[in-house]
RNA sequence: CGGGGCGUGGCGCAGUCCGGUAGCGUGCUUGAAUGGGGUUCAAGAGGUCGACGGUUCGAAUCCGUCCGCCCCGA
Numbered sequence: 001c002g003g004g005g006c007g008u009g010g011c012g013c014a015g016u017c018c019g020g021u022a023g024c025g026u027g028c029u030u031g032a033a034u035g036g037g038g039u040u041c042a043a044g045a046g047g048u049c050g051a052c053g054g055u056u057c058g059a060a061u062c063c064g065u066c067c068g069c070c071c072c073g074a
Stems, first nucleotide, its partner, number of pairs: 001073007010026004020057001028044006050066005
């Protein structure tokens, strides 16, 4: 310098291809069961999707630029 992959609650990931109110597991908070713990069950809080801009009635998803990490080539 060129090419590719990834970036989404604290952590691990899905959703993207085919645009339509942002989900799962785990963790956290509260309550119940237990003498207590473990464990199980119920309820709840927590992200607006790496950043900026564009297209669109509508963008995590499509397009452009940039940032970070990883891989390949020179």

This is a predicted structure of a 74-nucleotide RNA (transfer RNA) from an Anaerolineae bacterium. The sequence is in RNAcentral, with records from ENA. Rfam family: tRNA. Rfam classes the family as a transfer RNA. Lineage of the source: Bacteria > Bacillati > Chloroflexota > Anaerolineae.